[in-house]
RNA sequence: AUAUUUGAGUGCCAACCUUGGUGUGAGCCAAGAGACGGAAAGCCACGGGUCUUCCUUAAUAAGAUAGCCGGGUUGCAUUU
Numbered sequence: 001a002u003a004u005u006u007g008a009g010u011g012c013c014a015a016c017c018u019u020g021g022u023g024u025g026a027g028c029c030a031a032g033a034g035a036c037g038g039a040a041a042g043c044c045a046c047g048g049g050u051c052u053u054c055c056u057u058a059a060u061a062a063g064a065u066a067g068c069c070g071g072g073u074u075g076c077a078u079u080u
Base pairs, nucleotide, nucleotide: 003080006077007076012038013037017032018031019030020029021028022027036067042073043072044071046070047069048068049065050064051063052062053061
């Protein structure tokens, strides 16, 4: 350096809840409290799924979800 095995620990992230802000909405952001869980629960909406949509009937349009699955990409410890 490449491939590979296993892993949630002294390290990392944080479900649910409360408050504030923001958005039409799904949601998102911050703080508090907290630990349901996670080896990518880091990042990317590329494929599928699910959810939302004021103007504006509709979704073929525009969004949300990476903690729904797959894919891409980067990374920690450990085995060989």

The RNA shown here (c-di-GMP-I riboswitch aptamer) has 80 nucleotides and comes from Methylophaga sp.
Rfam family: c-di-GMP-I riboswitch aptamer. The family is grouped with related families in Rfam's "c-di-GMP_I riboswitch clan". Rfam links the family to the GO term cyclic-di-GMP binding.
Of the family's consensus pairs, 94% are formed in the model.
NCBI's taxonomy places the organism under Bacteria, Pseudomonadati, Pseudomonadota, Gammaproteobacteria, Methylophaga.
The coordinates come from a structure-prediction model, not an experiment, and the mean pLDDT is 79.